Predicted 3D model of a 349-nucleotide RNA (Bacterial RNase P class A) from Treponema sp.
Its mean pLDDT, the model's own confidence on a scale to 100, is 76.
The gene name in the source record is rnpB.
């Protein structure tokens, strides 16, 4: 120098001019607006909409049953498929070594049931004799080979996997058939809140693998979603009164292309929801390894509705990703620049 990975901060700034949304005050206007001063006006992902919650409206005596989601242990949080610590497995790197650090894991259970296992291969689950190797008092003849009848899972070969690994014993050859070490079960004791981890005896081993097959087993989850939900409310259907007209000259009554008023359902259309009070935001002290939790101060920080946040000159050469739409916590994915720790690797002293 380049690379990678982590942690962190920025994400431009300032003048001048036009213009836009919103807040506050003052004028003007019956209103609906309008001018004017002052302030304010995207992000760290505002994105994907993959988790989780707030909020609303619906639904709900208790239980079960289904379906789903989550799976090492502890903690954190309002909740998590999130964080943070810690075990255990796995791999890279240092190091004689004990060990140390970095990355990674759907990391509960297959000693409850069932059910899968392609091709290869004799043989794939309570196994198997293909070559091998070993025994016959068997046969044959070319006397160490052919058949035959048995014994052998040690060696070969096949496979993702061949029924516990390795050494000695042992035997005709082998064999957990004996021992030792590991490895697997199990039991007692110590150490840890646990997950695990440690020592000692026991068991020769029944008890391969797959639960991202179905299933157990714990825990979790009612639904829909701001187009949710609540105010206000035109016209129009309809319905009621009190005239008017007609039937009829008069009362009742019945009609109705009619007038007033007045109910109306809740569309159009407007306003809450919706951004001054909430899981916020600095900052301090304090408790925690952390994650985060308390207390104490202080601040108020965008709010459209076809959708504002822009343009355009200048200091100057001045940039990536990319624009909220009820609101929060994460995770992922995009992306630029600056530092600072590691690490690799390449060149030049």
């Nucleotide at each position: 120098g380049c690379g990678a990975u982590g942690c962190a901060u920025c994400a431009a700034g300032c003048u001048g001019c036009c213009g836009c949304g919103u807040u506050g005050c003052g004028c003007c206007u019956u209103a609906c607006g309008g001018c004017g001063c002052a302030g304010u006006g995207a992000g760290g992902a505002a994105a994907g909409u993959c988790c989780g919650g707030g909020c609303u409206c619906c639904g709900c005596a208790g239980g079960g049953c289904a379906u789903g989601a989550u799976g090492c242990c502890g903690g954190g949080u309002a909740a998590c498929c999130c964080c943070c610590g810690g075990g255990c497995g796995g791999g890279a790197g240092c190091g004689c070594a004990a060990g140390c650090c970095c990355c990674c894991g759907a990391c509960a259970g297959c000693a409850a049931g069932c059910g899968c296992a392609a091709c290869a291969g004799a043989a794939a689950g309570c196994a198997a004799a293909c070559c091998g190797c070993c025994u016959c008092u068997c046969u044959g003849c070319u006397u160490g080979c052919a058949g035959g009848a048995g014994g052998u899972a040690a060696g070969g070969g096949u496979g993702a996997a061949a029924a516990g690994g390795c050494a000695g014993g042992g035997u005709a050859a082998g064999a957990g058939c004996c021992u030792a070490c590991c490895g697997c079960g199990g039991a007692a004791c110590c150490g840890g809140c646990a997950a695990c981890g440690g020592u000692u005896c026991c068991g020769g081993c029944g008890c391969g693998g797959c639960a991202a097959g179905c299933c157990u087993c714990a825990u979790c989850a009612g639904g829909a979603g701001c187009a949710a939900a609540g105010u206000c409310a035109a016209a129009c259907a309809g319905c009621g009164g009190c005239g008017g007209a007609a039937c009829u000259g008069c009362c009742c009554g019945u009609u109705u292309a009619u007038g007033c008023c007045g109910c109306g359902g809740g569309u159009a259309g407007a306003c809450u929801g919706c951004g001054u009070a909430g899981a916020u935001c600095u900052g301090u002290u304090u408790c925690g390894c952390a994650a985060g939790g308390a207390a104490c101060a202080g601040a108020c920080c965008a709010g459209a509705u076809a959708g504002a946040u822009g343009g355009c000159a200048g200091c100057a050469u001045a940039c990536a990703c990319a624009g909220a739409a009820c609101c929060c916590g994460g995770c992922u994915u995009a992306u630029g620049a600056u530092g600072c720790a590691u690490c690799g690797u390449u060149u030049u002293u």